[in-house]
RNA sequence: GGAGCUGGCCAGGCAGCCGCUGCGCCGCAAGGCGUGGAGGAAAGUCCGGGCUCCGCAGAGCGGGAUGCGGGGUAACACCCCGGCGCGCAUAAAUGCCGCGCAAGCGGCGCGAAGGCGACGAACAGGGCCACAGAGACGAGUCCCCGGCGUCAAAACCGGGGGGUGAAACGCGGCAACCUCCAUCCGGAGCAACACCAAAUAGGCAAGCGUCUGAGGCCGGCUCGGCCGAGCUUGCGGGUAGGUGGCUUGAGUCCCGGGAGUAAUCCAGGGGCCAGAGGAAUGGCUGCCAGGGCAUGACCCUCACGGGCGCGUGCCUACAGAACCCGGCUUAUCGGCCGGCUCCCGUU
Numbered sequence: 001g002g003a004g005c006u007g008g009c010c011a012g013g014c015a016g017c018c019g020c021u022g023c024g025c026c027g028c029a030a031g032g033c034g035u036g037g038a039g040g041a042a043a044g045u046c047c048g049g050g051c052u053c054c055g056c057a058g059a060g061c062g063g064g065a066u067g068c069g070g071g072g073u074a075a076c077a078c079c080c081c082g083g084c085g086c087g088c089a090u091a092a093a094u095g096c097c098g099c100g101c102a103a104g105c106g107g108c109g110c111g112a113a114g115g116c117g118a119c120g121a122a123c124a125g126g127g128c129c130a131c132a133g134a135g136a137c138g139a140g141u142c143c144c145c146g147g148c149g150u151c152a153a154a155a156c157c158g159g160g161g162g163g164u165g166a167a168a169c170g171c172g173g174c175a176a177c178c179u180c181c182a183u184c185c186g187g188a189g190c191a192a193c194a195c196c197a198a199a200u201a202g203g204c205a206a207g208c209g210u211c212u213g214a215g216g217c218c219g220g221c222u223c224g225g226c227c228g229a230g231c232u233u234g235c236g237g238g239u240a241g242g243u244g245g246c247u248u249g250a251g252u253c254c255c256g257g258g259a260g261u262a263a264u265c266c267a268g269g270g271g272c273c274a275g276a277g278g279a280a281u282g283g284c285u286g287c288c289a290g291g292g293c294a295u296g297a298c299c300c301u302c303a304c305g306g307g308c309g310c311g312u313g314c315c316u317a318c319a320g321a322a323c324c325c326g327g328c329u330u331a332u333c334g335g336c337c338g339g340c341u342c343c344c345g346u347u
Base pairs, nucleotide, nucleotide: 001343002342003341004340005339006338007337008336009335010334012288013287014286015285016284017283018282020037021036022035023034024033025032026031039318043329044328046327047326048325049324050323051189052188053187054186063185064184065183066182067181068082069081070080071079072078083119084117085116086115088114095108096107097106098105099104120180121179125178126177127174128173129172137170143160144159145158146157147156193244194243195242196241203235204234205233206232207231208230215227216226217225218224251272252271253270254269255268257266258265259264290316291315292314293313294312295311296310298307299306300305
């Protein structure tokens, strides 16, 4: 310098104006001020846990999950290290072949880091092995040779080879077929669950009343009129509604230290903290960036076409908390920083 892989991080910035929302303070109130306000995946809900309620003496049957060795972890189907396998690759360079005057192009082969792997057991048992092939685990004979046999064959015995195929008789292969072995596993989920608690209609109790008429209506009172068998109070359960659960937690970021190959763990210092709930976290404008596309100018070219630290215009991702964590998977304009391997040149 070239080529191919792989890991981590960021996810536009600033200003002005107008809004939304949690909390604190002020205010009688309207409101004002201060302060906090999405992600690397908040997504899919696929695994694993915390938490809550229900269930549960113990054992067995049944069911599910996992499965190389070791380590990590709260746990895992996750992560790390190592082994094994791949009829998993492939870049450049080198090699061979072809084309070409050449530069070079095409094909083949070799090939690293890397990628992928439900990677226990096939002498416990059952089942299966497509197509092709004579034959797919039962044995058997498509071809050739030899022996025996025969007039010649066939049949029989032995040996070898070809062909087919992923695999051809060999303790064959398949367990992502049943199965066996080992280990693990109760169910439902924040719409969990707990508390407060209207109106209406049921329930229970007490009191008053049923023509000696409680009570209701006629706008407040009295009289009067009409209706009239229920009315009032208390208790209790549940609904609407409200509150808690709710965000300080196996938390996250920074700084260095120690153990370990690593995942990770140990101890310390400092900083940070959405908690909404029909659901806020936004919108507009301007300036400045990175990138992409188009176009103009400019440059190279006869032209086609190409280049471009300049101008102009447009675009600038995927997506959005809903109890909380650890993973996996999927989506994502772009940018930054590393690591590994192979090759070429020079020293």
Predicted 3D model of a 347-nucleotide RNA (Bacterial RNase P class A) from a Betaproteobacteria bacterium. The coordinates come from a structure-prediction model, not an experiment, and the mean pLDDT is 79. Its Rfam family is "Bacterial RNase P class A". Rfam classes the family as a ribozyme. The sequence was found by an Rfam model in a public genome assembly.